[in-house]
Order: sequence, then structure tokens, then C1' cells
RNA sequence: CUUAUCACGAGUGGCGUAGGGAACGGGCCCCAUGAUGCCACAGCAACCAGCCCUUGUGGGCCAGGUGCUAAAUCCCGCAGAACGAUCUGGGAGAUAAG
Repeated sequence: CUUAUCACGAGUGGCGUAGGGAACGGGCCCCAUGAUGCCACAGCAACCAGCCCUUGUGGGCCAGGUGCUAAAUCCCGCAGAACGAUCUGGGAGAUAAG
């Protein structure tokens, strides 16, 4: 850079300390009953790999490579539908494969 997906799902223990939820702004939320983070184990899912069936751009099995386990990617920010609500698209981001 390209393509696909992003309202489903899945937590305990240990270490450790102060803010954290990607960045900025706004909102909302989590947090000394210890969050965020790191490690271990457990789990979730099934993108790729592998195997089977199949006319197959389809279906199934498995769990090797990744990923993930508060809240829709927590929500909004830009554009359109006159405004609001709401919806759609975009932008940014995350993950996978190339």
C1' cells in the first nucleotide's frame, strides 16, 4: 500500500504503582475493594496454515502461526439525508492475509 473484518464471544492468580480507556478536543466510564501495564495459566474466536466433503467464491473438522478476553473500535468530531434524534458513508485506528 491492497483486500477482508470490527454491536457476537471469552478471566483468574502473581508482580507492581498511579492514573487509565491509541493521539488531540468534548462526553461518558474504569480505578488504592489496586485500574492501566507485565508474567503465568485458563479461555474465546476462526483470518491464515493443515485435513475432509463438494460443481463451488460453498460446507465441515482441527487448533499449528497470529489475534483477542470492561463498555459498539466506549461514543462524538468530517460529509449527506434541511436542523435535532437517527441512519448511511468517509476519516483515523485495530486485526488478519498478501
A computed fold for a 98-nucleotide RNA from a marine eukaryotic metagenome, annotated as SAM riboswitch aptamer (S box leader).
Its mean pLDDT, the model's own confidence on a scale to 100, is 84.
Rfam family: SAM riboswitch aptamer (S box leader). From the family's description: The SAM riboswitch is found upstream of a number of genes which code for proteins involved in methionine or cysteine biosynthesis in Gram-positive bacteria.